[in-house]
Context: one part of a larger RNA
RNA sequence: UGACGGGGACCCGCACAAGCAGUGGAGCAUGUGGUUUAAUUCGAUGCAACGCGAAGAACCUUACCUGGGCUUGAACUACAGGCAUAGCUACCUGAAAGGGAUAGUAAUCCUCCUUUGGAGGAACCUGUAGAGGUGCUGCAUGGCUGUCGUCAGCUCGUGUCGUGAGAUGUUGGGUUUAGUCCCGCAACGAGCGCAACCCUUAUCUUCUGUUGCCAGCAUUAAGUUGGGCACUCUGAAGAGACUGCCGGUGUUAAGCCGGAGGAAGGUGGGGAUGACGUCAAGUCCUCAUGGCCCUUGAUGCCCAGGGCCACACACGUGCUACAAUGGUCUAUACAAAGAGUAGCGAACUCGCGAGAGUAAGCCAAUCUCAAAAAGUAGGCCUCAGUUCGGAUAGGAGUCUGCAAUUCGACUCCUUGAAGCUGGAAUCGCUAGUAAUCGUGGAUCAGCAUGCCACGGUGAAUACGUUCCCGGGCCUUGUACA
Numbered sequence: 001u002g003a004c005g006g007g008g009a010c011c012c013g014c015a016c017a018a019g020c021a022g023u024g025g026a027g028c029a030u031g032u033g034g035u036u037u038a039a040u041u042c043g044a045u046g047c048a049a050c051g052c053g054a055a056g057a058a059c060c061u062u063a064c065c066u067g068g069g070c071u072u073g074a075a076c077u078a079c080a081g082g083c084a085u086a087g088c089u090a091c092c093u094g095a096a097a098g099g100g101a102u103a104g105u106a107a108u109c110c111u112c113c114u115u116u117g118g119a120g121g122a123a124c125c126u127g128u129a130g131a132g133g134u135g136c137u138g139c140a141u142g143g144c145u146g147u148c149g150u151c152a153g154c155u156c157g158u159g160u161c162g163u164g165a166g167a168u169g170u171u172g173g174g175u176u177u178a179g180u181c182c183c184g185c186a187a188c189g190a191g192c193g194c195a196a197c198c199c200u201u202a203u204c205u206u207c208u209g210u211u212g213c214c215a216g217c218a219u220u221a222a223g224u225u226g227g228g229c230a231c232u233c234u235g236a237a238g239a240g241a242c243u244g245c246c247g248g249u250g251u252u253a254a255g256c257c258g259g260a261g262g263a264a265g266g267u268g269g270g271g272a273u274g275a276c277g278u279c280a281a282g283u284c285c286u287c288a289u290g291g292c293c294c295u296u297g298a299u300g301c302c303c304a305g306g307g308c309c310a311c312a313c314a315c316g317u318g319c320u321a322c323a324a325u326g327g328u329c330u331a332u333a334c335a336a337a338g339a340g341u342a343g344c345g346a347a348c349u350c351g352c353g354a355g356a357g358u359a360a361g362c363c364a365a366u367c368u369c370a371a372a373a374a375g376u377a378g379g380c381c382u383c384a385g386u387u388c389g390g391a392u393a394g395g396a397g398u399c400u401g402c403a404a405u406u407c408g409a410c411u412c413c414u415u416g417a418a419g420c421u422g423g424a425a426u427c428g429c430u431a432g433u434a435a436u437c438g439u440g441g442a443u444c445a446g447c448a449u450g451c452c453a454c455g456g457u458g459a460a461u462a463c464g465u466u467c468c469c470g471g472g473c474c475u476u477g478u479a480c481a
């Protein structure tokens, strides 16, 4: 100087408390451990691994296993030699990959010299250097990432103090979300962080009026059409919030409390943004890369099939429930944000349905996906393992795709399991939040209870900081570095 303390003082955080809804019990989905297996590819392992890499394992992917093959190789560069060998079609063998020999076709392409022709290149073949490796080492590395933590810290120059390590500044008194600001002070300044600048959302103005909108006038089944651009909205530019004003308080300060005006008030809400560093944290399987290793019975490459989907069990994360604030049937209302040409696919017809047939429109504020759902109105159910719950199983189908057996999703009929609110323990959340309800997208042929986004309905509680956890600052102790 740090680190640590079941030392002290101060302060903060959904850290506790106060609340709400869960997990832990059930069934299923998914990840992991374990076990099994020819293989169940590999990595991630307290917080910070476990719906993680994987924004999508039937083949492919695929790295694993079994079997069949190839060996300058699937792809790349260079050198030497060959010169019609190559290519295309057909044939035999084979699961394919590969292998085989024959026939047909074509003897081609580019450049130069140019005569019958010759030389060179590309292509192909042979040989050689070399290729190749998701093989090892993340404890050799780059890059990227997690974490403490969006915590308020981390440092430097000069000066001063100390023999020195170092100290001071950065401590102290206030204050703040903040090393934020003020005052004081052997310090005076400065840098990286904080804040602001950026995006979005909330209000208004101007401009813009089509594909958007419709107040008044006509018109229609319908903003459908004429007309209009007021309004909504679109998307560009501005305005607006700064403790600016008033009162109180404070050290006359920084600030704090209350008020006015205002759409918004003291950082308005949300996002992006992650200092010096810590964990030899994670990643050699994104990529790059040092070293090591394998290279003709390969750790390379191709192919078929299987596996990654196994199942006594254990754990994590979710979904659906156990019902009446509910289930079911009929009718009916209101979103936002997205996506679409190898695509979205209306209407119509057929089918109980998943879907099928035909096909309009749309490269989209125009057309389509598209029905929002919870809600509202009415009917039935009346507390039951039920008209709750839907697992499991049988049958029949639809769709995608060479192909759904291992191993897809969905539909219909039948079946109708566990489950009556969950022990110890434990997670999330402070407001348009939790809870609840649907919607869209990426990946994608197909496949979503996951992920990412969108809106609808919309709470309760916070006395307080004694305690648990984490963090900041000062101080103290130390046989620790």
Stems, first nucleotide, its partner, number of pairs: 001481002003478003007475002010472004015465002019429002022426002026320008034311002042053002064306007077129006087105004091100003109121005132294002135292003141288002143283003146279001148277001153192006159168003172183003198271004203239005209233001212229003217226002242265001245259005322422001326381007338369003343362002348357003388419001393414007435457007